[in-house]
RNA sequence: UGGCCCGUAGCUCAGGUGGUUAGAGCGCACGCCUGAUAAGCGUGAGGUCGACAGUUCGAGUCUGUCCGGGCCAACCA
Repeated sequence: UGGCCCGUAGCUCAGGUGGUUAGAGCGCACGCCUGAUAAGCGUGAGGUCGACAGUUCGAGUCUGUCCGGGCCAACCA
C1' cells in the first nucleotide's frame, strides 16, 4: 500500500429476500421459594445496531467515506 472478514445490551452471539415492537443465553436489580445459601421460578432495567453521509415511502440489513479489530499479500530489512 492492496484485498477479504468482523463491529448489534455489561459479556458471548442471533437477526431469510429492507417492512416499522431489535432479540436470546449469561450477568445485573427486585420478588417467590428456603431456617439460610446455592439451585429453581417470576418480573424488570439495560441498545444513538462503530461514526458520518447517501439511496428509499421505509435501513441493523443496500451504497460511499472514515474509525477500531482480525487475516492474507506486497513493500522495507
Molecule: transfer RNA
Organism: Devosia sp. LC5